Transfer RNA from Neocallimastix lanati (nom. inval.), 72 nucleotides, folded computationally. The sequence is in RNAcentral, with records from ENA and Rfam. The prediction has a mean pLDDT of 83. Rfam family: tRNA. Rfam classes the family as a transfer RNA.

């Protein structure tokens, strides 16, 4: 050049059409002589972007962009 996969809080990931979870870390209490541990609770995502399709999109669909593979 082609072909295929990903892209969701800071990290890793789920969630696969109807008001976005979870673990880990942050951040406050509580526990301690103190520190970790542990328990309790909080903030934190325009679900890369952008048109579309439907009453309704993270999810179907086209384009861009990133990023990992396979072909040549």
């Nucleotide at each position: 050049g082609c072909c295929c996969g990903c892209u969701u809080g800071g990290c890793u990931c789920a969630g696969u059409g109807g008001u976005a979870g979870a673990g880990c870390g942050u951040c406050g209490c509580u526990c301690u002589c103190g520190u970790a541990a542990a328990g309790c609770g909080a903030a934190g995502a325009u679900c890369a972007g952008u048109g579309g399709u439907u009453c309704a999109a993270u999810c179907c669909c086209g384009c861009u962009a990133g990023u990992g593979g396979g072909c040549a």